Notes
Small-subunit ribosomal RNA from Arenibacter algicola, 1530 nucleotides, folded computationally. The sequence was found in a public genome assembly. Lineage of the source: Bacteria > Pseudomonadati > Flavobacteriia > Flavobacteriales > Arenibacter. The prediction has a mean pLDDT of 81.

């Protein structure tokens, strides 16, 4: 670098949300796409090609939609022209009359044509349609070809013209008339019929070709172009016949009488029960007849990867229909959309006598409806009809109007342009972020629109004229005429961004987010859902996404949905094996030969119209549109082969399948006799208060002798023990032994049959238990039922009678969780292991084999769970059966049954789930193991009394909040008289309190003095600022920042409390499982402990525990003041008072010390065990301090902080009083007691720990005391402060006391402005309940509890008995872990997961929806009987008429209508009534999910206010099973 590549069997497949705390599956539902003859809503510039009543086959005013020939006739009404005539006269006009002479021509006879073309979709489920075939059963005007033929007559009749009816519509008589109208003769065969002969061919009946006789049927004419007329053939078009396709309902199973054949006849164009006679009984159906319901069919068009589903609008083809029913004339064709008869609805007209109509042609009108358009041009173009023709006529068609209805293309600029403006919006807001290069603003461009000016193709032709070819009508050339759209499409030229953007969303699904306003309210929503004060889900608003002249919404189809599964789905638990077996039709079916070609496959040849589709290629600028030429059109038909493989025939085999022979098996099955043992009753003995029953008791039985016991007797029912993971049976189901009959099964072995097989709709026969009839039995059990207990209640569960019934016989019933929840039948695929019934080999042992019944696993399959030769595996072949969940196995229908009831089997309506399996929590009146002052064992106490104190209720102008189970209540409050203070009354202020920045002034407005006043506060007097001059203080005013113990702890942060000091709570990585998850962390031990060990598909690791901190218990060293004093000394009554001393206590810092370290025992290891040893301490020594992961929307917005809200002359703030302290009463914590282990009185001893200057106070005096007034010491190891109990003595001797101290009365003392509501203390006096506290609860395990009493916070004093610390003296008791209670760990069940305070069910009650029954009342559609019966076909008839042909009349059959009877059938609606299904928090209960507290559940009876409850039999889709109860024994 080139070439190649049309379709033409490769061009083609996407998924999401939604049930769970969470997963996996299973199932519905719901979206995303893609269409539409569509409508709707907001919104629009234009253009092409398209489409355009889907409802009411309703109802139509009005105008057109079928005419046309004069070259078929007779004509002339109307126009023109000519003639003729007469009038008037402007002598060439006008007027009137006649003349068909001409050009033409209304109406009328003829002729074709009106059966096309256009409209519509009632009907039709059918040869109606497609599709392929026959027509030896047919017909066809005009067209084309070919052969022949066109002689002769002859009566009508319409118009016309009289006369009449009549409102009209129409019509009657009379009288004449032509025709290519109409009738007679005549001629004729290549027509048509009978007979006959000859031939050929086929497909059965038969064609077809020749010939011979006999019968019978033509014509029209014309102006000479042009028609007629017969048979013949084509073409076209039409009829008929059959294969084969062509909706739902079986809750339509039988149905036919001309119904199915035959024979003759008629009838038709032609076959035919097509129609009549007779004659025979058949025809049609499960492969779906009849019935019933709904529909015009196709080519196609949507969708779809495709099979398929859906549809059947515009164009084409076919059918059916024209007001509704029926009828047939003409015609070549019609029973005829714009033709006739007749009927019936119904409109109009009308002089009431009578008459007319038929838009489902195009328009248009009413109506219906969400909805669908112009009373428009034109015949120029294509067809069409009629004519020789010109040319008429054509709402076919061509155009144009109107609609965004859809396709399909165009623009609404484009390019620069950051001061990233202004404006809006939003934030972490002295700024930034988004609108946004967007605007402005600069440039550039004119598509469309606008003006303007030009300006098309569609037009070929016919005819007319000329001309050429051939030769008498034909082609072809030129030339002359024709355009509704339409002055359109195009094209050109101006000017000038200039004329043009919405819609809809914005939680997810699904592209796009913030801000206000609302407050489960108003709304949204396709689905999940969203909205109860911080809404990306509502409305506005900014902003953003996504299509765009359109977006959306809404309806309908296909997709996705493999969600009806042929392609391509299933049933063990999710929905789903029929209770089992036998069998019929059907469906499938063993080896081998041979045939035959039906199915299969290949070649061929016909058809599958056109348009559409799909591909090339061309035309409109393009594209949609369109033109062409090809692919397809997956099918049906004929024909030619091929035979492997299914199928027909035919033979033939043994291994499937059966038959015999012999061994044998087992609770198989009917029937009949028998046996014990227990129960029960009866008779008798014996014996006496009882007995039975239960968790505990009663009822009940019993002194009229129960119960026990003993013996005879009798009855019915059931078969212990063997007995099992056992055997038989097709399910059901079957068990004491004999015995007869029967039928089944396995082995083994020979012979025999030769595919006799497998399955199995309809169909049969068995079918547990309930229950039914009918006759008997009747012991025990035992629904119903009655007592009696439980219990709020108890129609249950438990007791104590009991009656159907369990039983026999026969007869029904036919259902069960009738289950392996797993249909039969064959093959074929890895194992170990058990045991029944046999066979061989063997002594045995064992091993090989045939049939069954089990248990564990591989592969594989399965959602999982699980199953695994007895498959749920891999394959074949029938059968049954499913398609969200309720409503439902209901309700009508049908069948069955004697009921009961069973089979069959919906739908309205409603939900967004229902559901299977696993999976991690809860949780169990489910199991196991542990531990905790949980219990037990002990000590004290509380609940009883007064009285503090807080609470809760009342009260109040207020009694402020807050805390409420534990985990509130001497709790925030560790100090409420005022303050505090948050509350109430009253009174006052409004930048106002404090503080802070900054500017300005002033030196005192502060202070002291007095007046009001209840104080805040007002008001008078009166006088003084410092200073180093920079300023300081202090005040006053100005800005600026308020403040609120007002709301939300369910918007927060911080703190705390509680499960709890309990031992847990996770993570990497690996493995295990689709997955949630699980392993680790479990099992075994052991521990206070997930603390160790050991084992382990786990290895490790973090947060927790422990340990590190601190006090205390010993000890050392170092330091000794204010501590301490042994030993030297001084000294005092006496004292460490002094010198002095570091030895001791002691302070307060380092350090040591204890680690199962040492010994024994037991264990493998941890570890545990010992009155072990040392040791001050011994196994975590004591205490503290520390609180994992998280639970309680636990407390707190009033401690503080902070969102958002809300108050601003008040919800801020000041001041005064008051209140927070009330007081019938209830409950918590405490105090003090009731007393002798005490009380009082006198005496004597011994502590820690902490405080202290507006304090602590020694000491002295005074007071009886509180306390005063004086006065050392100490800012404190220095100084203040009697420890009490306890000991020693005494007194009291059991009492309301010499206990006990409230309560009340006087006085006083202190604090403080102030003790009145409301303070503490002292002195006299006063002397209350109380005698150990029901029920029921609380605390503690050692220096614990119990007692003593000390001090400190807070504080002016105090309501302090509280709190929170010191010490002092100083115990008992624990066997054990069943039980409460709470925790921890495994396992196991769950219908829970808000997690047991969960969940959930039934009646009642109220509201709202469909449905069902229902005396009844209405109405449709079919059907059947009987009566009447038009028009009109057909037959017969005919005395009128006509020469005739024939016609009027009359009867006849038949029918459409129409009446009437008694069904059936579907609807509609109804008093009543009966379930259902939803609905907010109503009632009564608690059935179900855990053992659900009586396991549940299935059938079946009977009961009951309801879930239910009981009784037979059955399922496991229960749990727990060395646990519980009871008994006995130590």
């Nucleotide at each position: 670098g080139a070439a190649u590549c049309a379709a033409c069997g490769a061009u083609g497949a996407a998924g999401a949300g939604u049930u769970u705390g969470a997963u996996c599956c299973u199932g519905g539902c719901u979206c995303a796409g893609g269409a539409u003859g569509a409508a709707c809503g907001c919104u629009a510039g234009c253009g092409g090609c398209a489409g355009g009543c889907c409802u009411a086959a309703c109802a139509c005013a009005u105008g057109c939609a079928a005419g046309u020939c004069g070259a078929g006739g007779g004509g002339c009404a109307g126009c023109g022209g000519g003639g003729a005539u007469a009038a008037g006269c402007u002598u060439g006009c006008u007027u009137a009359u006649c003349c068909g002479c001409c050009g033409g021509c209304g109406a009328c006879c003829g002729g074709c044509g009106c059966a096309c073309g256009g409209g519509u979709g009632c009907g039709c489920a059918a040869c109606g349609c497609g599709u392929a075939u026959a027509g030896a059963a047919u017909c066809u005007g005009c067209c084309u070809u070919g052969u022949a033929c066109u002689g002769g007559g002859g009566a009508a009749u319409a118009g016309c013209c009289c006369a009449g009816a009549g409102a009209a519509a129409u019509u009657u008589g009379g009288a004449u008339u032509a025709a290519c109208g109409c009738c007679c003769c005549a001629u004729a065969g290549u027509a048509u019929g009978u007979a006959g002969g000859a031939g050929u061919g086929g497909c059965a009946u038969c064609a077809c070709u020749u010939u011979u006789a006999c019968a019978u049927u033509a014509a029209a004419g014309g102006u000479u172009a042009c028609g007629g007329u017969a048979c013949a053939a084509g073409a076209u078009g039409a009829c008929u016949a059959u294969g084969c396709g062509u909706c739902c309902c079986a809750u339509u199973a039988g149905u036919u009488a001309g119904u199915u054949g035959g024979u003759a006849a008629g009838g038709u164009a032609a076959c035919g029960g097509c129609u009549u006679a007779c004659c025979a009984a058949g025809g049609c159906a499960g492969c779906g007849a009849u019935g019933g319901g709904u529909a015009g069919g196709g080519g196609c068009c949507c969708u779809g990867a495709g099979a398929g589903g859906g549809g059947g609008a515009u164009c084409c083809c076919c059918c059916a229909c024209a007001c509704u029913g029926g009828u047939a004339c003409u015609g070549a064709g019609a029973c005829a959309c714009g033709g006739a008869c007749c009927a019936g609805a119904c409109u109009c007209c009308u002089a009431c006598g009578g008459g007319a109509g038929g838009c489902a042609g195009c328009a248009g009108u009413g109506a219906g409806g969400a909805a669908u358009a112009u009373u428009g041009g034109a015949c120029a173009a294509u067809g069409g009809g009629c004519g020789g023709g010109a040319g008429c006529c054509u709402g076919a068609u061509c155009c144009a109007g109107c609609c965004a209805u859809g396709c399909c293309g165009c623009g609404u600029g484009c390019a620069g342009g950051a001061a990233g403006a202004c404006g809006g919006u939003c934030c972490u807001a002295u700024g930034g972020a988004u609108u946004g290069u967007a605007a402005a603003c600069u440039g550039c461009u004119u598509u469309u629109a606008u003006a303007c000016g030009g300006g098309a193709a569609g037009a070929a032709c016919a005819a007319g004229g000329g001309g050429c070819a051939c030769g008498u009508g034909u082609g072809c050339c030129c030339u002359u005429c024709u355009g509704a759209c339409g002055g359109u499409a195009c094209c050109g030229u101006a000017a000038g961004a200039a004329u043009a953007a919405g819609g809809a969303u914005c939680g997810g699904c699904u592209a796009a987010c913030u801000c206000c306003g609302u407050g489960c309210c108003a709304g949204c929503a396709g689905c999940c859902g969203c909205g109860g004060u911080a809404a990306u889900a509502c409305g506005g608003a900014g902003g953003a996404u996504c299509c765009a002249a359109g977006c959306g919404u809404u309806a309908u189809c296909c997709g996705g949905a493999a969600u009806c599964a042929u392609u391509g789905g299933g049933u063990u638990u999710a929905a789903a094996g029929g209770g089992u077996c036998c069998g019929u039709a059907g469906g499938c079916g063993g080896g081998c030969c041979a045939u035959u070609a039906a199915g299969u496959c290949a070649g061929g040849g016909g058809u599958g119209a056109a348009a559409g589709u799909c591909u090339g290629c061309a035309g409109c600028u393009c594209a949609a549109c369109u033109g062409u030429a090809g692919a397809a059109u997956u099918g049906c038909c004929c024909u030619u082969g091929a035979u492997a493989c299914u199928g027909g025939u035919g033979g033939u085999c043994u291994u499937g399948a059966g038959u015999u022979a012999u061994a044998g098996u087992g609770a198989a099955g009917u029937a009949a006799c028998u046996a014990g043992a227990a129960u029960a009753u009866g008779u008798a003995g014996u014996g006496u208060a009882g007995c039975g029953g239960u968790g505990a008791a009663a009822u009940g039985c019993a002194u009229a002798g129960a119960u026990a016991u003993u013996a005879c007797a009798u009855a019915g029912a059931a078969u212990a023990c063997c007995g099992a993971u056992u055997g038989c049976g097709a399910a059901g189901g079957c068990a004491g032994g004999u015995u007869a009959c029967u039928a089944a099964c396995u082995a083994u072995a020979u012979a025999c049959u030769g595919a006799c097989g497998c399955u199995g709709a309809u169909g049969g026969a068995c079918g547990a238990a309930a229950g039914c009839g009918u006759g008997g039995g009747g012991a025990g059990c035992g629904a119903a039922c009655a007592g009696g207990a439980u219990u709020a209640g108890a129609u249950a569960c438990c007791c104590u009678g009991g009656u159907a019934g369990u039983c026999c016989a026969c007869g029904c019933c036919g259902u069960a969780a009738a289950c392996g929840a797993u249909g039969g039948a064959u093959a074929c695929u890895a194992g170990c292991u058990g045991u029944c019934c046999g066979g061989a080999u063997g002594c045995a042992a064992a091993u090989c084999u045939g049939g069954g019944c089990g248990g564990c696993c591989a592969a594989g399959c399965g959602a999982a769970a699980g199953u695994g030769a007895u498959a749920a595996g891999u394959a074949u072949c029938c059968c049954a059966c499913c398609u969200g969940g309720g409503g439902a196995g209901u309700a009508c229908g049908u069948c069955c049954g004697c009921a009961a009831g069973g089979a069959u089997g919906a739908a309205a309506c409603u939900c967004a789930a229902a559901g299977g399996a696993a999976u991690u929590g809860a949780c169990g009146g489910g199991g196991g193991c542990c531990c905790g002052c949980a219990c037990a064992a002990g000590c004290g106490g509380u609940g009883g009394a007064g009285c503090a104190u807080g609470u809760g209720g009342u009260u109040u102008a207020a009694u402020u909040c807050g805390a409420u189970g534990a985990u509130a209540c001497g709790c925030g409050a560790g100090g409420a008289a005022c303050c505090u203070u948050a509350c109430c009354a009253g009174g006052g202020c409004u930048u106002a309190a404090a503080u802070g920045u900054g500017g300005u002034c002033u030196g005192a407005c502060a202070g002291c003095u007095u007046u009001a006043g209840a104080g805040a506060u007002a008001g008078a007097g009166u006088u003084u600022c410092c200073u180093u001059c920079g300023g300081g203080c202090a005040g006053a005013u100005c800005a600026c920042a308020a403040g609120g113990u007002g709301c939300u702890g369910c918007a927060u942060g911080g703190u705390u409390g509680u499960c709890g000091u309990c031992a847990g709570c996770u993570c990497g990585u690996g493995c295990c499982g689709u997955g949630a998850g699980g392993u680790g962390u479990c099992a075994g031990g052991u521990u206070a402990a997930g603390u160790c060990c050991u084992a382990u598909a786990a290895c490790g690791a973090g947060c927790g525990c422990a340990a590190c901190c601190c006090c205390u218990g010993c000890c050392g060293u170092u330091a000794g003041u204010u501590g301490c004093c042994a030993g030297c000394a001084u000294g005092u009554a006496a004292a460490g008072a002094u010198g002095g001393g570091g030895a001791c206590u002691c302070u307060a810092a380092c350090g040591g010390g204890a680690c199962u370290g040492c010994c024994g025992g037991u264990g493998c290891a941890a570890a545990c065990c010992g009155c072990g040893a040392g040791g001050a301490a011994g196994g975590u020594g004591g205490g503290g301090a520390u609180g994992a992961c998280g639970u309680c929307a636990a407390a707190u917005c009033a401690u503080c902080a902070c969102g958002g809200c809300c108050c601003u002359u008040a919800c801020g703030u000041c001041c005064u009083g008051g209140g927070c302290c009330a007081c019938a009463c209830a409950c918590g914590u405490g105090c003090u007691a009731c007393a002798a282990u005490g009380g009082c009185c006198g005496g004597u001893a011994c502590a820690g720990a902490g405080a202290g200057c507006a304090g602590c106070c020694a000491c002295u005096g005074g007071g009886c005391a509180a306390c005063c007034a004086g006065g050392a010491g100490c800012g404190a190891a220095u100084c203040u402060a009697u420890a009490a109990a306890a000991c020693c003595g005494g007194u009291c001797a059991c009492a309301g006391u010499u206990c006990g101290g409230a309560u009340c009365g006087g006085g006083g003392u202190c604090u403080g402005c102030a003790a009145c509501u409301c303070g503490a203390c002292c002195c006299c006096g006063u002397g209350a309940a109380g005698c150990u506290g029901g029920a029921a609860u609380c605390g503690c395990u050692a220096g614990u509890a119990a007692u003593c009493g000390g001090a400190u916070a807070u504080c002016a004093g105090c309501c302090a008995u509280g709190a929170u610390c010191c010490g002092g003296u100083g115990a008992a008791u624990a066997c054990g872990u069943u039980c409460c209670c709470g925790g921890g760990c495994c396992u196991u069940g769950u219908a829970c997961a808000c997690a047991c305070c969960g969940c959930c069910c039934g009646u009642c009650a109220a509201g709202c929806c469909a449905u069902g029954g229902a005396a009844g009342c209405c109405g449709g559609g079919a059907g059947u009987g009987c009566c009447u019966g038009a028009a009109g076909u057909c037959c017969g008839u005919c005395a009128c008429c006509g020469c005739a042909a024939g016609g009027a009349g009359c009867g006849g059959c038949c029918u459409a209508g129409g009446g009437c009877a008694a069904g059936a059938u579907c609807g509609g609606u109804a008093a009543c009534u009966a379930g259902g299904g939803c609905u907010a928090a109503g009632u009564c209960g608690u059935a179900a999910c855990a053992a659900g507290g009586u396991a549940g559940c299935c059938g079946u009876a009977c009961c009951g206010g309801a879930a239910g409850g009981u009784g037979c039999g059955g399922c496991u889709g229960g749990a727990a099973c060395a646990c519980c109860u009871c008994c006995u024994u130590u």